[in-house]
RNA sequence: AUAUGAAAAAGGCAAACUUAUCGAAAGGUAAGGACGCAAAGCUUUGGGUCUAAGGCAUGAAAUGAGUGCUAGGAUUGCCAGGCCGCCGAG
Repeated sequence: AUAUGAAAAAGGCAAACUUAUCGAAAGGUAAGGACGCAAAGCUUUGGGUCUAAGGCAUGAAAUGAGUGCUAGGAUUGCCAGGCCGCCGAG
């Protein structure tokens, strides 16, 4: 230094839930709060999953409701890739 993760030490992050707020929604942000996490740090690069405003289709005669499809939206605490990083047994 690289791979790796035993015992510790210094620390770090923060699930569910509650309140406020943004958003069509999924979900995000802030405060409280801790289920847990050796990358639960950063990045949507690939896949998976979620949502469907808008678009397309269907549809009473027609313009409605409803239904279906669709990501350019979301999820990094779904998996993998890339980049950075604390400690140090074997």
Predicted 3D model of a 90-nucleotide RNA (c-di-GMP-I riboswitch aptamer) from Peribacillus deserti. NCBI's taxonomy places the organism under Bacteria, Bacillati, Caryophanales, Bacillaceae, Peribacillus. The sequence was found by an Rfam model in a public genome assembly. The prediction has a mean pLDDT of 84.